Predicted 3D model of a 1546-nucleotide RNA (small-subunit ribosomal RNA) from a metagenome. The prediction has a mean pLDDT of 83. Its Rfam family is "Bacterial small subunit ribosomal RNA". The sequence is in RNAcentral, with records from SILVA.
RNA sequence: AGAGUUUGAUCCUGGCUCAGAGUGAACGCUGGCGGCGUGGAUAAGGCAUGCAAGUCGUGCGAUUUUCUUGAGAUGUUUAUUACGGGGUAACUUGUGAUAAACGACUCUUUAGAAUAGCGGCAAACGGGUGAGUAACGCGUGGGUGAUCUACCUUAAGGAGGAGGAUAGUUCGUCGAAAGGCGGAGUAAUACUCCAUAAUACUCUCAGUAUCGUUAUUGAGAUUUAAAGGUGGCCUCUGGUUUACUAUGCUACCGCCAUAAGAGGGGCCCGCGUCCUAUCAGGUUGUUGGUGGGGUAAUGGCCUACCAAGCCUAAGACGGGUAGCUGGCAUUAGCGUGUGUUCAGCCACACCGGGACUGAGACACUGCCCGGACUCCUACGGGAGGCUGCAGUCGAGGAUCUUUCCCAAUGGGCGAAAGCCUGAGGAUGCGACGUCGCGUGAGGGAUGAAGGCUUUCGGGUCGUAAACCUCUUUUAUUAGGGAGGAAAUCCAGAUAGUGAAUAAUUAUCUGGUUUGACUGUACCUAUUGAAUAAGCCACGGCUAACUCCGUGCCAGCAGCCGCGGUAAUACGGAGGUGGCAAGCGUUACUCGGUUUGACUGGGUGUAAAGGGUCCGUAGGCGGCCAGAUGUGUGAAAGGUGAAAUUUCUUCGCUUAACGGAGAGACUGCCUUUCAAACUGUCUGGCUCGAGGUUGGAAGAGGAGAGCGGAACUGACAGUGUAAGGGUGAAAUCUGUGGAUAUUGUCAGGAACGCCUGUGGUGAAAGCGGCUCUCUGGUCCAAUCCUGACGCUGAGGGACGAAAGCUAGGGGAGCAAACAGGAUUAGAUACCCUGGUAGUCCUAGCUGUAAACGAUGGGCACUAGGUGUUCUCGCCUUUGGCGAGGGUGUUGAAGCUAACGCGUUAAGUGCCCCACCUGGGGACUACGGCCGCAAGGCUAAAACUCAGAGGAAUUGACGGGGGCCCGCACAAGCGGUGGAACACGUGGUUUAAUUCGAUGCUACGCGAGGAACCUUACCAGGGCUUGACAUGCUGGAAGUAGCCGCCCGAAAGGGAUGGCGAUCUGUAACCAGUCAGAAGCUAGCACAGGUGCUGCAUGGCUGUCGUCAGCUCGUGCCGUGAGGUGUUACCUUAAGUGGUAAAACGAGCGCAACCCUCGCUCUUAGUUGCCAUCACUCUGGCGUUUCGUUGGAGGUUGGGCACUCUAAGGGGACUGCCUACGUUAAGUAGGAGGAAGGCGGGGACGACGUCAAGUCCGCAUGGCCCUUAUGUCCUGGGCUACACACGUGUUACAAUGGCGCGUACAACGGGAGGCUAAUCCGCAAGGUGGAGCAAAUCCUUAAAAGCGCGCCCCAGUUCGGAUUGAGGUUUGCAAUUCAACCUCAUGAAGCUGGAAUCGCUAGUAAUGGCGCAUCAGCAACGGCGCCGUGAAUACGUUCCCGGGCCUUGUACACACCGCCCGUCAAGCGCUGAAAAUGGGGGGCGCCCGAAGCCUCAUUUACGAGGUCACGGUGAAUUUCAUGAUUGGCGCUAAGUCGUAACAAGGUA
Repeated sequence: AGAGUUUGAUCCUGGCUCAGAGUGAACGCUGGCGGCGUGGAUAAGGCAUGCAAGUCGUGCGAUUUUCUUGAGAUGUUUAUUACGGGGUAACUUGUGAUAAACGACUCUUUAGAAUAGCGGCAAACGGGUGAGUAACGCGUGGGUGAUCUACCUUAAGGAGGAGGAUAGUUCGUCGAAAGGCGGAGUAAUACUCCAUAAUACUCUCAGUAUCGUUAUUGAGAUUUAAAGGUGGCCUCUGGUUUACUAUGCUACCGCCAUAAGAGGGGCCCGCGUCCUAUCAGGUUGUUGGUGGGGUAAUGGCCUACCAAGCCUAAGACGGGUAGCUGGCAUUAGCGUGUGUUCAGCCACACCGGGACUGAGACACUGCCCGGACUCCUACGGGAGGCUGCAGUCGAGGAUCUUUCCCAAUGGGCGAAAGCCUGAGGAUGCGACGUCGCGUGAGGGAUGAAGGCUUUCGGGUCGUAAACCUCUUUUAUUAGGGAGGAAAUCCAGAUAGUGAAUAAUUAUCUGGUUUGACUGUACCUAUUGAAUAAGCCACGGCUAACUCCGUGCCAGCAGCCGCGGUAAUACGGAGGUGGCAAGCGUUACUCGGUUUGACUGGGUGUAAAGGGUCCGUAGGCGGCCAGAUGUGUGAAAGGUGAAAUUUCUUCGCUUAACGGAGAGACUGCCUUUCAAACUGUCUGGCUCGAGGUUGGAAGAGGAGAGCGGAACUGACAGUGUAAGGGUGAAAUCUGUGGAUAUUGUCAGGAACGCCUGUGGUGAAAGCGGCUCUCUGGUCCAAUCCUGACGCUGAGGGACGAAAGCUAGGGGAGCAAACAGGAUUAGAUACCCUGGUAGUCCUAGCUGUAAACGAUGGGCACUAGGUGUUCUCGCCUUUGGCGAGGGUGUUGAAGCUAACGCGUUAAGUGCCCCACCUGGGGACUACGGCCGCAAGGCUAAAACUCAGAGGAAUUGACGGGGGCCCGCACAAGCGGUGGAACACGUGGUUUAAUUCGAUGCUACGCGAGGAACCUUACCAGGGCUUGACAUGCUGGAAGUAGCCGCCCGAAAGGGAUGGCGAUCUGUAACCAGUCAGAAGCUAGCACAGGUGCUGCAUGGCUGUCGUCAGCUCGUGCCGUGAGGUGUUACCUUAAGUGGUAAAACGAGCGCAACCCUCGCUCUUAGUUGCCAUCACUCUGGCGUUUCGUUGGAGGUUGGGCACUCUAAGGGGACUGCCUACGUUAAGUAGGAGGAAGGCGGGGACGACGUCAAGUCCGCAUGGCCCUUAUGUCCUGGGCUACACACGUGUUACAAUGGCGCGUACAACGGGAGGCUAAUCCGCAAGGUGGAGCAAAUCCUUAAAAGCGCGCCCCAGUUCGGAUUGAGGUUUGCAAUUCAACCUCAUGAAGCUGGAAUCGCUAGUAAUGGCGCAUCAGCAACGGCGCCGUGAAUACGUUCCCGGGCCUUGUACACACCGCCCGUCAAGCGCUGAAAAUGGGGGGCGCCCGAAGCCUCAUUUACGAGGUCACGGUGAAUUUCAUGAUUGGCGCUAAGUCGUAACAAGGUA
């Protein structure tokens, strides 16, 4: 930074799409580690459970408990002892005392601990969320002379005296509970009263400052306060008393009042802050004032009264949406989008209302009331609020642990220790983001195996692997081990206070203690390449290509678009590219997009100038001077929170991340300065604008009157059969007298010529003549006013035609309508009629392709040439100049191009209007206007990837011009009718093999289907095969030959006989050994007329033997492209000439080649024979011989001629005349065998038709492989109701038949042509001479000519068909050959519509030959010679073609494109009786809690305000809705053909 996509191509306009960055993301596949971040965006939906706000005993009284001191009472046990009882005694029992031990209790005291309550502080912070809010809510900057502030700090004071309650507690009592009620009694830093007091409060007076009231100074009066606690100590005082104490002292904490500070609020103001005008008017406490109330405080904040204001196009009011900001994303920037985390502010706390307490709340985990919901209940009543942290359900595409800790930071309370703290610090989960690391490094070619591919050679994955040598981040295990810790506290020192060495405060020193994370980071060692790679893409955009599968299927796709048998686009694989622990997709934002254009766009034709003018607001505005300082510029100051971003630097191994500093924050405010420009004020000026005087032109407007032509009608006359109308007709008029013509009259409308890209008007528009009224413009000239100007949103006026209302009028014309035509139809075009309407008056409508498709104004920027109006000058039928209009051409410039060009679409300024892809849609809904018709304003859903402008090349046109062709015309002969032949279609069939299908298939492939051919069918066989090559085996009497059986043959079977070849062994021989050949078994493979001619080569047809098709360089054009190749003349021709921004060239044309026509040279057998000779023969003379004819060219001789076949010549518009441009050339003429290309042939440009051929051949791919191959027999290709094409023969007398007779050329010939001779009526047979052929044969040419017959008929025409008998070929003639003879003797008497060929040796007509071939279907094809015409005025028309031009919406190119109704499916939307939900307001009713007012004081009332609720009439919005309207989309539906060409009626 751009790219793809409209076209055949191009330029432009313009939309769509892509590449980039980003995200609190989600989904798919995949997933090694760590750091730092981040994580409920939806249901402000509901919530189980735990925790999230307490603390202070140094405020208070109690209560519980531990320790210490002391006291008291008491129980048990033991010991001693006294007394009594029992006992002989040992002993036992009872009572008492002492001592000890143990247990437990009460009180006191010391030191702690704990706790419910009273009290204090906190709980208004911190934490969450974004529902509401369009607002002084937020941001920014100010104000407060209108204000508050607990805790904290500072200053200077004070703290005197007194009193009554209450909770806890206890007793009683109600209740299921929650929770109450009553009695008794108690404390305080709780509460109350008195005292004292100010710079505090209130009031009054006087002064000062100020824009200013509550600022400030002074004087006076009035009112208002407090609380103690703890430690230490006795210096003072008091009391006990001699060391103790408090009422003392001291220290600290606390208390009261005042002033101030800091920090924090409240309120007010300027500016900024989304969409909608299809919301234009809103408002009644509304706007202001006065009095009062209320608040910390201003204020309609509230209230009573008074006034009637206030807001609004600079957008009020209404509706929709939304927390705002620092910032964040993107961007070059301007901007656009956004408001997660972090930070500031606001709002909210289940929904709604309310106040209380307090410094602070109308209070997230406080209170009261109402509502919904959930829970408990004994049914009477109660309880609750996760938008705190975790967690749960739900909804959703989607968002985490019911973890640890107060160690750190911070907060609350406390004197402190400390307690509390889901704030916070940590941890867990999630690749959600970002940053970093790793998944190894080096060597290693037999380029392994394997995969993929292949032209089969190879290539590639690929040094990749294996293998060798190393390393160890990470991981594993083990060991070590920071930092986050500073404090507090204890002891001491110094200093302060103090009477004090006490206590305490500050600083310092020493010591002790404190870690959730933490198995931390980090370090070391151990093991071992060991634990670690995927995802997407690969047609273009966009880096990356092949194979297979699939076959418009399955599928892909962001856009263009891929897929219908060779898909780099689908699916898979291999390979490659990209990114990487991620990769893709989806969603959204910005960018690209100058596609809303401030930077930085447009409006003639692409979307877009309002139909025109006047004018309101607004915007903009001439020259000079002064003032001011609004805008503007400069400087300084304040502010612009921090974080973020940028720079520098530092700390984590690096980075992310973090710390510090700087910069920036482009803004706002204040002060000062400047004064050009801008604004404002003041004063002036005249050039803008306007006025004055005199002229001028004009279809400018309104009204009235008048005029002639034409038309129609009426009356009258003349007059007779038609008129009228059309492409042609008809309807229509007319013998009842039309049309025509003459005269008179009536009526309405319009004004010919003049008339002109002439005039005039703002536009619409305006046209006979005259008069009246009236608007604007221009020219000339002087003076006057003094910026009075330009534009113009809303608004107003005018505004063609059609249309509407009312009343007139109505000749002509003429929607609708009727009839006649046309037509497949014709609700049209054409014709005959004809009503509204057209005209007038009064009103309405308000639109047009209302167009120059071009808004208005001013200024500037070459000219030429017309025309109109006016003026001036001059040398006056004219010229020059100035001004105003109106045309045309054109410079610069502009434009995508076309074009515009002083009348701009050029260059600038000012103002208005309008545009932002096509369709939906000049539509719906709503509003306004209208009598209606309708107009103005004006969307969305949905849908498409284009729609469009200009120009280019083609193609096409029922556009134009020029030209050519047997294209028409003029002629000759045919086809179409008949029969037959051949081909095709169709039908039939077991098969009727296949192909060819408008011209350009159809006597075509096929130039020979009885078998074969043959590809088709039936049946019978074979399977390495009928044929080729290679390999591995086998077999020895092998290959081969003869023979046998089955069989239709092919083939199969069985075996007997004969019986090899070549090379080597090998000097000779051999069947024996080896090999070759051949046979056989098998493996590779053969084979295929199977498919695809739309995968191909080659060849061919056609346009077309038409004259075209291109290139190089140059030039023109932004470009496609043009020029050249066009124009004029000419030609068969892009053939040639001239002109010309072209100059040249190529493929075509022509020529070069072959052939025919004239001639020359050379050559002379098999050709020829004039002359000479020869042979035979006839006649004559005739004896031998001569002469004259004829024949013989296998006689000699000759090559003159003909001919043959090789080479030359010849024709070139060369010559003459005329025309033409002095050219090219054309016309005529001469000469010549031939004359203007001499006739004919071969030769076919770039290309078109996906033309034809895979069945000639070749060939890619696919398919078959005991068959789709191959062999054989038989059949079929020969069928037959029919249709078409091409031919043959005819229909007859220009003929038929018979007899006689004449003249060719091209060819062919050995398994051949075949002569003579003979036989047969003939086909033919016999025969065999000659001939590999200028020698022989085919070979007879036929028409023709001569003579004769036929006599116009279904015939002596015609020959089909059929019967019989033959001939020939062939293995074979039935299906299915040809020919001959005899007999038979069909249709047919010249052919409808239509259609074909031919322009001279041609048509027509006559025969001859050849290829194929055994024979033949041949009447076909290819050639040859004979006889041998007619006609062409001409280019209007049909067909085809060439060139130029024009239009085009065509480019698959008119067999194109394309429109509308109807029918079908799908989607969207409007209307609609009505139904359901939501919102806000209004009226009325009810009225909780609370607050306010009044009343009351054993009271609990009244009133006001008011949430919720009820109800009524309206309103608004959303959804649904039978039915109905419209629109859009959808390969092959119906009907027509409206548009694009003159689109067939522009």